[in-house]
């Protein structure tokens, strides 16, 4: 310096102005003043758990989830580390990972055959046939001066059909066709026998907690693919969800219970009807008071009603669950990590259909475009900042995200 | 919240227990017929099967993640 790989971070800053939602402190009130006020993903609502309310002796079955080990956790389908497999030169990646020598089923087209296989071409034997060469007998023909040959035969060989059998080495199909490579061996051929090679089962040995490696020895000669097909094995899973529960409670409706001053007599008022007062009787409630009797206070409105009083259940609403929680933040041990011990230290929204917003100005910052400079780079001028925003909380994953910083590591090139 | 389902040609739909050209029926489009249309009969084109990865020889169909929609319940 090119090109790559993995991981950690940030999510502009500061000011003014004008707004919003809670606290909160003054204020009768209006309001003012003081402080706080979204995220790395609040998101999607995919697992996982807290918390609450029901249900639940215990076990199986269905259902539904996971699926290499080992460790972490509150727990997962997350996370570390490490085996194995695949891809990358490599750093590193992977939504790969029980079991197909339990069972049942799929594999279109193509090929002969698609799974205890199969013979389509080719290779070998055998029969039988046809042709043909050669050679043997047979017939016919001539009869040494001479003659044209045939065919039902047989043997040896070649070729060609058919048939029956062997054959998995060669051909072609196909994603995939029952170890490879060599020697022997066969009619030809085959693990049919043998060496070495992969690669499988069973047993031992050494390493590792283990997944697993790494070696021996034995045996059949080879075992095929899909399980994100059904299924088989192992472990997991009890429903609902803050609109979960709780308190406290209008209005209507039920339920119980009550409704005793239009009283008697004097006085003022007024013609009267009646009204005030006040005095007795009678009653309701409160109060002292263990009771009772008694005192004391305060009412008896005239309307049996849209009346009064009290109950339980509870709707509307209030108020609480509510934000201190498997918290952040730094240190310092344990650990290879994930993670967890322990000390310090921080106060960080809590709304009930939703507030955290806008414009302005400098400053960083990317990017165009124009000048100036050798070059690094300066100056203007324009643009641009994203995804998206708590609603009970917490841990994950997953997806979106203008841009910008570090940090390790890896290939290649060049230079000391 | 919680649950359930569904995208295939312009538009309605099949297919989706995996198998190679993804079909139907309206619609458009040329032809035939008609003096023109319509109807009818011949024919023709037209599909990233929502979108991305993944499993498998092979994926419209299975798995997983996104996007868009619909519905049912308190």
């Nucleotide at each position: 310096g090119a090109a790559g790989u993995c991981g950690a971070c940030c999510a502009g800053g500061c000011g003014a102005u004008c707004g919003c939602u809670g606290g909160u402190u003054c204020g009768c009130a209006a309001g003012a003043g003081c402080g706080a006020g979204a995220g790395g993903a609040a998101a999607g609502u995919c697992c996982g758990g807290g918390c609450u309310c029901c249900a639940c002796a215990g076990g199986a079955c269905a259902g539904g989830g996971u699926g290499g080990u080992c460790g972490g956790u509150a727990a997962c389908a997350c996370c570390g580390a490490c085996c194995g497999g695949c891809c990358g030169u490599a750093a590193g990646g992977c939504u790969c990972g029980g079991g197909a020598a339990a069972g049942u089923g799929c594999a279109a087209c193509a090929g002969a055959a698609a799974g205890u296989a199969a013979a389509c071409c080719g290779c070998c034997g055998c029969g039988u046939u046809c042709g043909u060469g050669c050679g043997a007998g047979c017939c016919c023909c001539c009869g040494u001066c001479a003659a044209u040959g045939g065919a039902a035969u047989u043997g040896c060989g070649c070729g060609g059909g058919c048939g029956c059998g062997g054959u998995a080495a060669g051909g072609g199909u196909g994603a995939a066709a029952c170890g490879g490579u060599g020697c022997g061996g066969u009619a030809a051929g085959a693990g049919c026998g043998c060496a070495c090679c992969a690669g499988c089962a069973g047993g031992g040995g050494u390493g590792g907690c283990g997944a697993c490696a790494c070696u021996c020895u034995u045996g059949g000669c080879u075992a095929g693919g899909c399980a994100a097909a059904c299924c088989c094995c192992a472990c997991c899973c009890g429903g609902a969800g803050c609109a979960a529960g709780g308190u406290c409670a209008a209005g209507c409706a039920g339920c119980a219970g009550g409704c005793a001053g239009c009283g008697c007599g004097g006085c003022g008022c007024g013609c009267a009807a009646g009204c005030g007062u006040c005095g007795c009787c009678g009653u309701g409630g409160g109060u002292c008071g263990g009771u009772c009797c008694g005192g004391c206070c305060c009412g008896c409105u005239a309307u049996u009603g849209a009346c009064c009083u009290g109950c339980g259940g509870g709707u509307a609403g209030a108020c609480u669950g509510c934000u201190a929680a498997a918290g952040g933040c730094g240190g310092c041990g344990a650990g290879c990590a994930a993670u967890c011990g322990u000390c310090g230290u921080c106060g960080u929204a809590g709304a009930g259909a939703a507030a955290u917003g806008a414009u302005c100005g400098c400053c960083a910052c990317c990017g165009c475009u124009g000048g100036c400079u050798u070059c690094c780079g300066c100056c203007a001028g324009c643009g641009g900042g994203a995804c998206a925003a708590a609603a009970c909380c917490c841990g994950g994953c997953u997806u979106a995200u203008c841009g910008g910083u570090c940090g390790a590591c890896u290939u290649c090139g060049g230079g000391g | 919240g919680c649950g359930u389902c569904c995208a295939u040609a312009g538009c309605u739909c099949a297919g989706c227990u995996g198998g190679a050209u993804a079909g139907a029926g309206c619609a458009a489009c040329g032809g035939u017929c008609u003096u023109c249309u319509a109807a009818a009969c011949c024919g023709u084109a037209g599909g990233u099967c929502g979108u991305a990865g993944g499993u498998u020889c092979g994926a419209a169909u299975c798995c997983u993640a996104c996007u868009g929609g619909a519905c049912g319940u308190g």